[in-house]
RNA sequence: UGGGGCGUCGACAAAUUGGCAAGUCACAGGAUUUUGAUUCCUGCAUUUGGAGGUUCGAGUCCUCCCGCCCCAG
Repeated sequence: UGGGGCGUCGACAAAUUGGCAAGUCACAGGAUUUUGAUUCCUGCAUUUGGAGGUUCGAGUCCUCCCGCCCCAG
């Protein structure tokens, strides 16, 4: 430098012919408990790496950029 793949809550990780962004752990609040743990309830991503485009509608499609991995030189 060229080709390919990946990037989604703090972590892991779904979302599949474009249609309100799941779940587990963690965390926060509450209930229970003498306290803690356990258990139960509730909450927790509006820049889905960034910027544009297409569309009534984009995590998903297109373009460019950034980062990581693989292959070739």

About this RNA: Transfer RNA from a Deltaproteobacteria bacterium, 73 nucleotides, folded computationally. Rfam family: tRNA. Rfam classes the family as a transfer RNA. Rfam links the family to the GO term triplet codon-amino acid adaptor activity. NCBI's taxonomy places the organism under Bacteria, Pseudomonadati, Myxococcota, Myxococcia. The coordinates come from a structure-prediction model, not an experiment, and the mean pLDDT is 80.